[in-house]
RNA sequence: CCGUGCUAGGCGGGGAGGUAGCGGUGCCCUGUAUUCGCAAUCCGCUCUAGCGAGGCUGAAUCCCCCAUCGAGGGGCCCGGCCUCGGGGUCAGCCCGUCGACACGGCGUUGAUGGCUGCAGGGUCCCGCGCGGUGUCGGCCCGUGAACCAGGUCAGGUCCGGAAGGAAGCAGCCUUAAGCGGUCACCGGCAGGCGCAGCGGGGUUUCCUGCACCGGAGUCACUGUCGGCGCCAGCGCCCGGGACUGUGGUUUCGACAUGGGGUGCACGG
Numbered sequence: 001c002c003g004u005g006c007u008a009g010g011c012g013g014g015g016a017g018g019u020a021g022c023g024g025u026g027c028c029c030u031g032u033a034u035u036c037g038c039a040a041u042c043c044g045c046u047c048u049a050g051c052g053a054g055g056c057u058g059a060a061u062c063c064c065c066c067a068u069c070g071a072g073g074g075g076c077c078c079g080g081c082c083u084c085g086g087g088g089u090c091a092g093c094c095c096g097u098c099g100a101c102a103c104g105g106c107g108u109u110g111a112u113g114g115c116u117g118c119a120g121g122g123u124c125c126c127g128c129g130c131g132g133u134g135u136c137g138g139c140c141c142g143u144g145a146a147c148c149a150g151g152u153c154a155g156g157u158c159c160g161g162a163a164g165g166a167a168g169c170a171g172c173c174u175u176a177a178g179c180g181g182u183c184a185c186c187g188g189c190a191g192g193c194g195c196a197g198c199g200g201g202g203u204u205u206c207c208u209g210c211a212c213c214g215g216a217g218u219c220a221c222u223g224u225c226g227g228c229g230c231c232a233g234c235g236c237c238c239g240g241g242a243c244u245g246u247g248g249u250u251u252c253g254a255c256a257u258g259g260g261g262u263g264c265a266c267g268g
Stems, first nucleotide, its partner, number of pairs: 001268006009057003012030004020046005034054005063261006072252006078245003082241006089235001092234002095229008104219003113213002116211006124201005129195003133190006140181004149174004157166003
C1' cells in the first nucleotide's frame, strides 16, 4: 500500500417551554436521516444523564473536534398604531355668547329708532249661541188594586102578588200610585269639554299697515380675527395591556463551507 473480517461510533439537529438538572412525547424552525413499546393529571434517567428489544452501515464524502457563514427562536431597551385605568386644565380643538371686518340684500324715491297717535290682527278676560258629555224628569212599552178606582157584572142576596127593579162579591177588561226597561225624541240642571259662530271688554305685551318726529345706517348665511365663558369628549400628563418594526443590543443556533484528527485482527 492492497484484500478480507470485526469493533468504537453513526442512522438527524436546534429553539422556547417544562425540570433540581438531562433527554423524550407535545409546540415551533430547519431538513430528509431505521423498526417496535412507554409518555404532560407526564415517561425514563443522574454531570457517564432517555429506558427496553431488534435491523442497517461501519474507519471514512458518511464518525469526532475547531473556525467561518447564517435560516430561525428567545430576553431587554426604544419607536409606531390601538386600547384600558387615573389626573387635570383653556397656554389648544369642539360648543355657547359678544364685538370688528369681508361677501351679499335693502336704504336720502328716507334705514335703525321714537317717552307718539290711529286701524287691524295675535294674546288675555267675560257673556250669548251651537254641538257634545253627565244626571234627572217627561213621552213610549210592560207590569200593576181581595176591600177603602172605573166599566161589565155569572152565582148568590134584597124589594115586589107579578111585570120588573136595586145593591153588588169572584172573574175579565182598562187604569191611579208604585215597579221595571229602552234606541231615538222633548225639557230641566251642571261644568277644568269643543267651536270656523255672535257680541262686549282690555291697550300690559307681540306683529302688520298708515300718519308724524328724526336723519344714515340696518340685516340673513358663510368666512377670518379678538374677548369672555362652558364640557371633560379630543389634544396634554402618569401607569398598564395587545399587536407591530430591513430600530439597537444580547443569547441560543439548523443547513452549508474550510481545516484538522481517529481503531483491531488475519493474509499478501
A computed fold for a 268-nucleotide RNA from Bifidobacterium breve, annotated as Bacterial large signal recognition particle RNA. The prediction has a mean pLDDT of 76. The organism belongs to Bifidobacterium, within Bacteria. It matches the Rfam family "Bacterial large signal recognition particle RNA". Rfam's curators write: The signal recognition particle (SRP) is a universally conserved ribonucleoprotein involved in the co-translational targeting of proteins to membranes. Gene Ontology terms of the family: SRP-dependent cotranslational protein targeting to membrane, signal sequence recognition and signal recognition particle, plasma membrane targeting. By type it is a non-coding RNA gene.